[in-house]
Molecule: transfer RNA
Organism: bacterium
This record gives sequence, structure tokens and C1' cells, in this order.
RNA sequence: AGCGGGGUAUUGAAAUGGCAUCAUACGUGGCUCAUAACCAUGAGUUGGGCGGUUCGAAUCCCUCCCCCGCUA
Repeated sequence: AGCGGGGUAUUGAAAUGGCAUCAUACGUGGCUCAUAACCAUGAGUUGGGCGGUUCGAAUCCCUCCCCCGCUA
């Protein structure tokens, strides 16, 4: 330098272009003599772009940044 894959909550992962979900962690309440486990509930997320397409973008296109791999 070229090509391919990836970036989503604290962490790990889902998500036909149509309410962003699950597990874990965390907060609160219940249960218990107490803790753990268990039950209920809550907050929190799409790498950046008043870039594009679309009625509608995590998803498609463009650009920048970061990670992994291959080739030279």
C1' cells in the first nucleotide's frame, strides 16, 4: 500500500430495513435469624459524521477512527 472480517449496556452476545433483546454485573424491594441462591422490578447500549438513500437505518451506501487476519 491492497484485500477480507469486526466495533451494540460493565462484560459476553442476539437483532428480515419496522418497539434495540438476552445472559451477566449494578441499584431497589421481597424471601431468610443472616448471607448466598431464588423471585419481582429499575437504570443503562448501536465507534464518530446537522454525510447519503428511505416513510422508517444497528442493518444499505460514502467517509474518518480503532481492532484482528491475509497478500505485497